[in-house]
RNA sequence: AGAGUUUGAUCCUGGCUCAGAGUGAACGCUGGCGGCGUGGAUUAGGCAUGCAAGUCGAGCGAUUCUUGCUGGAAAUUCAUUGAAGUGCUUGCACGGAUAUGAAUGGAAAGCGCUGAAUAGCGGCAAACGGGUGAGUAAUACGUGAGUAAUUUUCCUUAAAGUCGAACAUAGCUUCGUGAAAGCGGGGGUAAUAUUCGAUGUGGUCCUGACACUGCAUGGUGUUAGGAUUAAAGGUGGGGACCUUCGGGCCUACUGCUUUAUGAUGAACUCGCGUCCUAUCAGCUUGUUGGUGGGGUAACGGCCUACCAAGGCGUAUGACGGGUAGCUGGUCUGAGAGGAUGGUCAGCCACACUGGGACUGAGACACUGCCCAGACUCCUACGGGAGGCUGCAGUCGAGAAUCUUUAGCAAUGGGCGCAAGCCUGACUGAGCGACGCCGCGUGAAGGAUGAAGGUUUUCGGAUCGUAAACUUCUUUUAUCUGGAAAGAAUACUCCGCUGUCUAACAUAUGGCGGGGCUGACGGUACCAGAUGAAUAAGCCACGGCCAACUCCGUGCCAGCAGCCGCGGUAAUACGGAGGUGGCAAGCGUUACUCGGAAUUAUUGGGUGUAAAGGGCAAGUAGGCGGCUUGUUAAGUGAGGGGUGAAAUCUUCCGACUCAAUCGGAAAAUUGCCUUUCAAACUAACAGGCUUGAGGCCGGAAGGGGGAGAUGGAAUUAGCGGUGUAAGGGUGAAAUCUGUAGAUAUCGCUAAGAACACCAGCGGCGUAGGCGAUUUCCUGGUCCGGUUCUGACGCUGAAUUGCGAAAGCUAGGGUAGCAAACAGAAUUAGAUACUCUGGUAGUCCUAGCUGUAAACGAUGAGCACUAGGUGUUGGUCUUUUGAUCAGUGCCGCAGCUAACGCAUUAAGUGCUCCACCUGGGGACUACGGUCGCAAGGCUAAAACUCAAAGGAAUUGACGGGGACCCGCACAAGCGGUGGAACAUGUGGUUUAAUUCGAUGCUACGCGAAGAACCCCACCAAGGCUUGACAUGCUCGUCAUAUCUCUCUGAAAGGAGAGAGUCAUUUAGUUGGACGAUGCACAGGUGCUGCAUGGCUGUCGUCAGCUCGUGUCGUGAGAUGUUGGGUUAAGUCCCGCAACGAGCGCAACCAUUGCCCCAUGUUGCUACCUUUUGAUGAUGCUUGCAUUAUCAAGAGCGCACUCUUGGGGGACUGCCUGGGAUAACCAGGAGGAAGGUGGAGAUGACGUCAAGUCAGUACGGCCCUUAUGUCUUGGGCUACACACGUGUUACAAUGGCUGGUACAGAGGGUUGCCAACCCGCGAGGGGGAGCUAAUCUCAAAAAACCAGCCCCAAUUCGGAUUGGAGUCUGCAAUUCGACUCCAUGAAGCCGGAAUCGCUAGUAAUGGGAGAUCAGCUCGCUCCCGUGAAUACGUUCCCGGGUCUUGUACACACCGCCCGUCAAGCGAUGAAAGCUGGGAGUACCCGAAGUCCUAUGUAGGUAGGCCGAAGGUAAGCCUGGUAAUUGGCGCUAAGUCGUAACAAGGUA
Repeated sequence: AGAGUUUGAUCCUGGCUCAGAGUGAACGCUGGCGGCGUGGAUUAGGCAUGCAAGUCGAGCGAUUCUUGCUGGAAAUUCAUUGAAGUGCUUGCACGGAUAUGAAUGGAAAGCGCUGAAUAGCGGCAAACGGGUGAGUAAUACGUGAGUAAUUUUCCUUAAAGUCGAACAUAGCUUCGUGAAAGCGGGGGUAAUAUUCGAUGUGGUCCUGACACUGCAUGGUGUUAGGAUUAAAGGUGGGGACCUUCGGGCCUACUGCUUUAUGAUGAACUCGCGUCCUAUCAGCUUGUUGGUGGGGUAACGGCCUACCAAGGCGUAUGACGGGUAGCUGGUCUGAGAGGAUGGUCAGCCACACUGGGACUGAGACACUGCCCAGACUCCUACGGGAGGCUGCAGUCGAGAAUCUUUAGCAAUGGGCGCAAGCCUGACUGAGCGACGCCGCGUGAAGGAUGAAGGUUUUCGGAUCGUAAACUUCUUUUAUCUGGAAAGAAUACUCCGCUGUCUAACAUAUGGCGGGGCUGACGGUACCAGAUGAAUAAGCCACGGCCAACUCCGUGCCAGCAGCCGCGGUAAUACGGAGGUGGCAAGCGUUACUCGGAAUUAUUGGGUGUAAAGGGCAAGUAGGCGGCUUGUUAAGUGAGGGGUGAAAUCUUCCGACUCAAUCGGAAAAUUGCCUUUCAAACUAACAGGCUUGAGGCCGGAAGGGGGAGAUGGAAUUAGCGGUGUAAGGGUGAAAUCUGUAGAUAUCGCUAAGAACACCAGCGGCGUAGGCGAUUUCCUGGUCCGGUUCUGACGCUGAAUUGCGAAAGCUAGGGUAGCAAACAGAAUUAGAUACUCUGGUAGUCCUAGCUGUAAACGAUGAGCACUAGGUGUUGGUCUUUUGAUCAGUGCCGCAGCUAACGCAUUAAGUGCUCCACCUGGGGACUACGGUCGCAAGGCUAAAACUCAAAGGAAUUGACGGGGACCCGCACAAGCGGUGGAACAUGUGGUUUAAUUCGAUGCUACGCGAAGAACCCCACCAAGGCUUGACAUGCUCGUCAUAUCUCUCUGAAAGGAGAGAGUCAUUUAGUUGGACGAUGCACAGGUGCUGCAUGGCUGUCGUCAGCUCGUGUCGUGAGAUGUUGGGUUAAGUCCCGCAACGAGCGCAACCAUUGCCCCAUGUUGCUACCUUUUGAUGAUGCUUGCAUUAUCAAGAGCGCACUCUUGGGGGACUGCCUGGGAUAACCAGGAGGAAGGUGGAGAUGACGUCAAGUCAGUACGGCCCUUAUGUCUUGGGCUACACACGUGUUACAAUGGCUGGUACAGAGGGUUGCCAACCCGCGAGGGGGAGCUAAUCUCAAAAAACCAGCCCCAAUUCGGAUUGGAGUCUGCAAUUCGACUCCAUGAAGCCGGAAUCGCUAGUAAUGGGAGAUCAGCUCGCUCCCGUGAAUACGUUCCCGGGUCUUGUACACACCGCCCGUCAAGCGAUGAAAGCUGGGAGUACCCGAAGUCCUAUGUAGGUAGGCCGAAGGUAAGCCUGGUAAUUGGCGCUAAGUCGUAACAAGGUA
């Protein structure tokens, strides 16, 4: 510091999203240690239990205990005594009571010294500390002032005092009552409790006097007189004196009282600052002020009575609503800002909810009181108790927040003289990775680069020195041992030295030394021992953003912050390997700031992207010319006060470092105050004229209002002439007209509008204004430089004006014309077109208040090159100059670009208005205006990642211009009708294999389906396979051939014949067979994974590049333009200059000539042979001769063959043209302007065609989707289409005769002559591997004859019969022949195809494939036309230009209703919450008032919480139904918009 995302691409606008930092966090996965922090954010929801505020015995009485003294009880033991009773042997025994003594024992009680404890009274504290943030938008907080309007316990300092007396009461005791909580009665008692009296330094008040002083009310001090007003003791020590022997007294300390002072705390007041909302604009009755009274520490409507009617607010936002504790600070940010207020610190508020006071220095009081309410608990049902928003803890709700811990050792607080006690404040520990910080999980070496994983092009690569292994270390964890600091006071002891004092006592201060005190905790820390031992995860890897492959999945599952991935090869899903990042954490979610200059003060905009108000007047406000003086509010400089501490920053220091903590400095940008300055702003006073206005003189004008007048046109009426149409349209019809229209002439009437002039000309603020004229009236411009003297500019609110349509009332209504009716058009036509036609349009009076009210451009002022029109004025009069308007072009500058450019969108200033993504929405609700229609103001939920501007390149247009093509036109012949052939669709079928499907599929793949081909179907077989290679094994033979059985065949079973080459070698080769494994095989899928090939646009003239230049850029230029061409062909011009692929040419063929060549070709001349005919001669069948034919020579002239040359180039002439390119004509020439016809196909388009020609990635099948075989099928047949053949006849058919080709094929072949057959053909076999032989007859033509317009002597389908040939085979299913049969068809609807010359048309011939089979295809020759004016139209193409909302590119895009689902929302009869008030009723506690009483109190009253009643208001939730809205691949109907979008 930026990045992604709108587009085919670009620039801009603009939103959305990301990267950063942070958190009291939560969730997921994971988790070793320590330090320091931090932890109920939600229900201010409810709470069990324990603790959180006590202390003082040096205030008081009482009580208890204790050391000591006195005292001596009970009890026990011993001794003596021996009763009752019992037993009996009858007087003995048992029994032990009782009594006495001694010892032990030490109780009760008393005394008073010491010590301890404490319920009560009393004092102080409890108003602090701790918690929370509900309320609160100002009674708060922050900051700075003020109190002359105040108070302050304890504390400091100072002054004075502390005298005398009295009455109670708790505790205690006793009685009563109650379940309890508790309460009540009697008795007696103390004080530093309470009360009374004295004194009065002082204080307060009253009446005076004087002095000083303040911003006002006022304040301060001195003084005279009067009134009034205090107190409490306790403890220690003590020589003298007194004594009732307790003490007094003295002294020290302490307490108390009064006053002053300081400090601290508190209270009140004021200025400034402090969230959103105007869809809250008016609020207020104690309200605003005054007077009297009350009240308070104190001012005050704080309260009350009376009086007055004020007070606040209007944009500086009252009142209302919503939300919220405020701040220091914290987070972020470069800063300015924005967000936030947890921990720490300051302030405030609250303490179950509401109200209230009491006590007190301080409270209207968290663990006080009273009342009401809700809730919980106890109860004997009568009544009571309670308040965790203290620390722990619990339940609940929640995504979520800890231990019912230790200690007062430290710090701090309360009480106390003190020791000390209390302290959930606090200090520590515990729990939680919640945060920050630190440490560790090992270090070094180690390549067979191990195994294994992953991947692979199979070679390897990678995890990876990583591991193993070797050596070493021991932080941490574990164990053992040692061991701090936090501790200082206070207290106490000793010593020294002061103070008080009469005192060396006591008390107390200071210094030095000793002693005592640790929750944490045997903790930090240190040392030792053992051993790599105890310790790594999480997220990401398409771009943003650092990091890539494989597998799985197949628009599924899923991912996703944005863009977007996924439909069979996913770096985006899931897994794996690898990699990247961070690390005891890592990700996600939520929220804040940043990036966002995306609310813009710093630091944005408004012509077209969102955005200038329709226009004006003008209030508040904001801003304001030149100059002089004063002031000092703003402003600047200096000083002072404050801005708490902490935090932040810098430096230094302490924990091993860091986090953390400490010290110092700086900072705290602020507020207050004071001094100075006086330039600027401001205020005040004065002046000026240039801004503004007035005056005078001119000027133009559809400026406005009212009235009068006019002609043309239209329509209607009346009359005349006149006759059959008129009107209307693309074409028609509705309509008018024989009842006389239209047309034409005359007259009359009505209403509305004012042709020409008329002009990017005029006027007006805008809307707007157009016949002529009169009256009234507003503004503007120019000139003069006469007056005023800043009087100005802008302008919320407000007011006025404001097109058209519309509304109300009344008129008017000729024309036009929504609605409506009809006629057309159309699939429909609620439209466009036509015929009618009502509101309305017009006038008057009102309303409405909106428009693309636009220059889509607010108003004003100033400045910044020009050129050229035009309107008005002035000066000049010759160009012209100047002022005010109104246009065009254009520089600088600006702009995203387009464009603007002295009439700015440039450069500045002032003021106003408006904008902040698209949709929802110019909407809802509310308010307001309106008669209504509706206007103004104006959201949210939800939804999308865009919406948009300008420009670019294409494509497209029922846009334009130019050009071309058998594109149309002009012609000729066809197709479409018939029959048949052939292909396709469809149907059928076991199968009718597959592909090709607009042009560019359909006689296409197929240059030839009976079997085969063959892929399809049925049936039967085989499984390493029909075919290839490798490994393993076997036999020496194998291969091969023959035969038998079975079978439809394949196959299966068996028999026989046959018996390799080579080597020293059973050695090798090559076969064969078998088993299993690798593999073969596939016309199986994907042409949308591909190669190659092909079609098409199109043989159209285009498609690009380098450098340069222009543009922010996409891009442009070149390649456009003027000519020309078949051509981007060529010429010229030009910010372009060149180049490439295409065009053309080069190639082969054909047409003319020359040279060469000469067999199998040719045969002119010549020779010769044979034959025929004629003539002559004659011996009448011979010779001669002529002609012809055939043959053989000679020959190569000709034709021809083959090869090589020549020839044509706009070269020549004339004309046109820019003198060019080129065009037109002509000559010559076999050929003339690329001579004809081929081959040749630019960049690219159609995901065009082909995986079934072959190749090939991936997928699939593997006893089958492979392979073999037999049979069937591809040949089916209601039908539809394409392409053909044959015809429909006389330009013909039939019969007979007679001519003339070229190009091909031929040994598995072509096949002659001759013979047989009506014929297909058969026999035959000469010749020919071909310029030799052969297929082979060319046919149309021509010459004759017949037919005579007829479904025929046309036409030949169909069918019957008989045959021929090929072939293993002709039934499904071949071709041909003969005889017989003799169908449709008499020239073909809409529509449509080919062709421009040796072409169309027509006639035959040949070939490929092939055993056989063709109406198809390819090639060859014969005969051989017609027409083209021309480019308006149809189709296709090219170039330029224009519009575009298209870019998958018009087969595009896209709108609305309806139907479906989902979502949020408005309205709504109602239902149900919450809130704030109003009126009334009732009225607790309590203060106050009144009455009464000595008092406690009692009674009454005012106010008063909660509650109730009533009518409304505000704001939520919900709701039958209903309205629109949004979203949702493939629903319906149309086609509104984008091109002239087919009616701009």
Predicted 3D model of a 1544-nucleotide RNA (small-subunit ribosomal RNA) from a metagenome.
The coordinates come from a structure-prediction model, not an experiment, and the mean pLDDT is 83.